[in-house]
RNA sequence: GGAGCAGGCAAGGUGAUCGCCGGCGAAGCGGCCUAACAGUCGAUUCGCGGGAGGAAAGUCCGAGCUCCACAGGGCAGGGUGCUGGGUAACGCCCAGUGGGGGAGACCCCAAGGAAAGUGCCACAGAAAAUACACCGCCGGAAUUCGUUUCCGGUAAGGGUGAAAUGGCGAGGUAAGAGCUCACCGCGGUUCGGGCGACCGAACCGGCACGGUAAACCCCACCCGGAGCAAGACCAAAUAGGAAGGCGCUGUCCUCCUUCGGGGGGACUGGAGGGCUGCCCGCCCGAGUCUUCGGGUAGGUCGCUUGAGACCCCGGGUAACCGUGGUCCUAGAUAAAUGAUCGCCGCCCCCCGACCGAAAGGCGGGGGGAACAGAACUCGGCUUACUGCCUGUCUCCGACU
Repeated sequence: GGAGCAGGCAAGGUGAUCGCCGGCGAAGCGGCCUAACAGUCGAUUCGCGGGAGGAAAGUCCGAGCUCCACAGGGCAGGGUGCUGGGUAACGCCCAGUGGGGGAGACCCCAAGGAAAGUGCCACAGAAAAUACACCGCCGGAAUUCGUUUCCGGUAAGGGUGAAAUGGCGAGGUAAGAGCUCACCGCGGUUCGGGCGACCGAACCGGCACGGUAAACCCCACCCGGAGCAAGACCAAAUAGGAAGGCGCUGUCCUCCUUCGGGGGGACUGGAGGGCUGCCCGCCCGAGUCUUCGGGUAGGUCGCUUGAGACCCCGGGUAACCGUGGUCCUAGAUAAAUGAUCGCCGCCCCCCGACCGAAAGGCGGGGGGAACAGAACUCGGCUUACUGCCUGUCUCCGACU
């Protein structure tokens, strides 16, 4: 100098002007209430103070909280799956074990069971599981004796495949073969270490049914459902429900008739309503008024003080836990947290007839600043993304 690895920090600051959403206070105004004061509500103005994130995101896990369901047990369904610990809990985190990747720092792993049963294993290949004889090798027989055919042995070699009955060497053999032996691997027993996953050693067994469970399945453990549009309260107008009050009268004419009745017209009566604040008057008129309950719009609560944040000390390898102290940090509802300008800081580029051996510094000019917006609240995971810092972390190259 280059390429990496691990961990951490920040997510601009400040001033002016104009705004936005909550809170507190004041002023005058208006509504309700009152005899009045007081009180209360609303908008306005002024003042003070507060106002997004590391992921607020995806809504993928786990909880709190709320409502519904629930004697207990089982089936079905879903999830998790090495060990120990942390935690309110988790599929998260920490520390380990085993396995895998990398030259290394370091990183990754859903990592129980294939000897309960069932299924599957493409293509290629002779054979893919009751494993297997295509080539080759060896023995025998026949033969038209350069050979070819048939029978048998053989898994050492070739070839196929992701995978072919453990690997390698020696002995052995007609050629071969755990057939025999040493070493490695595998399985079992015993001993030792570790809380444990597991590790180590010795001895025994020639070696045993290939792989696949993010295939069905088996085993162990866990799981009721819906979600703040949860849920609680207040409560218009219109329509509908229930109860009650008042009213729906009488005469005549005419039409239809299934002979029960029904339609139309004239006069009269009529609760109630409209024109009005009241009376008169005029008009409409078969319904109308009161109360109750459900419930919609709308409003209030839930709502932000909580497994809370920061600091010191102590315990623990760590995750984390404990004692003490300090602090209060958005709460909107179509949704506020913004815009413009100046200065400083950060990054990049260009210029310099400035300084310096260089790295760089200084001065001037221009440009840039990512991902992204709370909506009941927490703990995680995942994804998106800008810049900087640290390391007695790693590898490579050059020089001394």

This is a predicted structure of a 400-nucleotide RNA (Bacterial RNase P class A) from a Candidatus Zymogenaceae bacterium.
Rfam family: Bacterial RNase P class A. Rfam describes the family as follows. Ribonuclease P (RNase P) is a ubiquitous endoribonuclease, found in archaea, bacteria and eukarya as well as chloroplasts and mitochondria.
The prediction has a mean pLDDT of 77.
The sequence is in RNAcentral, with records from ENA.